[in-house]
The part of an RNA shown here (small-subunit ribosomal RNA, central domain) has 349 nucleotides and comes from an uncultured bacterium. The prediction has a mean pLDDT of 89. The RNAcentral record of the full RNA draws on ENA.
Context: one part of a larger RNA
């Protein structure tokens, strides 16, 4: 390389959008580029292969034949692919009426709790632990009542519930806004799928500037524990956590499972619709979108997966190729930095 693979053994980009490219529904006509057929020319000789001949054989030499992936020309075929042109509606999309939703952004808003401050009552403890101590407290703490302020998070509802491409999203109200689903028709007429580059989003932590700072809390300090204790436990406590704008671009970014399409027995829930059984509710049936559990066949090394496939097939992309060295060095690109990304080799087992 041909291959074989990618849930857990090495291997699915964190996730979208999308350029080139690859692939592409039904049908008519034309064309004949691919494709197929036979023809002609060419494909030097030697070599290789087959049948002979010559050196006593052989190697070697030699005659004839075959072969020569292929290329070119003209002729013919038209099923498939392509190209051109016309038609279609099943894929895709648009319009209408509805439905559910922590989907996103902005501005407001509520109560509980915590802490601090002020005032009242009140007196010797409080706090903390396995036990203690550091700490707080007669300058009146803890407890309790009233008042004020601040910041952050939203108990119950809450759910193998919902929404979102992923990250993620949870008080309530208003405004702006994206998507999904159901039903019934009408319309466009393949407009589609995937997607190297590219581009956008992207938890936490981190960085820059300016705010904010209640609680929590890296670092740090003290008290314990211990042989030691740069820890686990305790008392404190600064960055940070919060907001605005900008940067960064990584995670066990996980379903460790790329996207799209088709096909292949069932059962039980749950959630959003639609239609019916009856008149309302409850209940039942049918259908449709999501989600969860169990399981036929099948698959799998096993575990397990099983119409939401890891089953049976197709299209496109990404990735893997023994362990360590190493996701490192060097170089490039990006970044304020931290670092990220791309990515080896020697050597060694």
């Nucleotide at each position: 390389c041909u291959g074989g693979g990618c849930g857990u053994a090495a291997a699915g980009c964190g996730u979208g959008c999308g350029u080139a490219g690859g692939u592409g529904g039904u049908u008519g006509u034309u064309u004949a580029a691919g494709u197929c057929g036979g023809a002609u020319g060419u494909g030097a000789a030697a070599u290789c292969c087959c049948c002979g001949g010559g050196c006593u054989u052989a190697a070697c030499c030699u005659g004839g034949g075959a072969a020569u992936g292929g290329c070119a020309u003209g002729c013919g075929a038209u099923a498939c692919u392509g190209a051109a042109u016309g038609a279609c509606u099943g894929g895709a999309g648009u319009c209408g009426u509805g439905u559910a939703g922590a989907g996103g952004g902005a501005a407001g808003u509520g109560g509980a709790a915590u802490u601090u401050c002020c005032g009242g009552u009140g007196u010797a403890g409080c706090g903390g632990u396995g036990a203690a101590a550091u700490g707080c407290g007669u300058a009146g703490a803890u407890a309790u009542c009233g008042g004020a302020a601040a910041g952050a998070a939203c108990a119950c509802c809450g759910g193998u519930g919902g929404c979102g491409a992923a990250g993620g999203c949870g008080u309530c109200u208003u405004c702006c806004u994206g998507g999904a689903c159901a039903c019934a028709g009408a319309c466009u007429g393949a407009c589609a799928c995937u997607g190297a580059a590219g581009u956008a989003c992207g938890a936490a932590g981190g960085c820059g500037u300016g705010g904010g700072g209640a609680g929590c809390a890296a670092a740090c300090a003290g008290g314990a524990u211990u042989a030691g204790a740069u820890a686990c436990c305790c008392u404190g406590g600064u960055a940070g956590u919060c907001c605005a704008c900008g940067c960064g671009g990584u995670a066990a970014a996980c379903g460790a499972u790329g996207a799209g399409a088709a096909c292949u027995g069932g059962a039980u829930g749950u959630u959003g619709g639609a239609g019916g059984g009856u008149u309302g509710a409850a209940c039942c049936c049918u259908u449709u979108g999501g989600u969860a559990u169990c399981g036929a066949a099948g698959c799998u090394a096993a575990c397990g997966c099983g119409u939401u496939a890891a089953g049976u097939u197709c299209u496109c992309c990404g990735c893997c190729u023994g362990g360590g060295g190493a996701g490192u060095a060097c170089g490039g690109c990006c970044g304020c930095a931290a670092g990220g990304u791309u990515a080896a080799a020697a050597c060694u087992c």